[in-house]
RNA sequence: GAUCAGAGCAAACCUGGGGUAACCCAGGGACGCAAAGCCGCCGGACCUCUUGGGGGUCAGCGGGGCUGCCGAA
Numbered sequence: 001g002a003u004c005a006g007a008g009c010a011a012a013c014c015u016g017g018g019g020u021a022a023c024c025c026a027g028g029g030a031c032g033c034a035a036a037g038c039c040g041c042c043g044g045a046c047c048u049c050u051u052g053g054g055g056g057u058c059a060g061c062g063g064g065g066c067u068g069c070c071g072a073a
Base pairs, nucleotide, nucleotide: 001070008033009032013028014027015026016025017024018023031060037066038065039064041063042062043061044058045057046056047055048054049053
């Protein structure tokens, strides 16, 4: 972050499974993504409980950290 090339990931939804739930896994499917690769450190949102607080979920909500492909300004 323009372009080129090789690629990659996979929203909603559907099917099967797990979970009280948020949500997750597998298959199908592509809305999109220059990190839509990884990290729960900070903020935020969501679920739950015995609600002064505890536990959990979301990395495709934002910040930040680490790593990666191509190579114009």

c-di-GMP-I riboswitch aptamer from a soil metagenome, 73 nucleotides, folded computationally.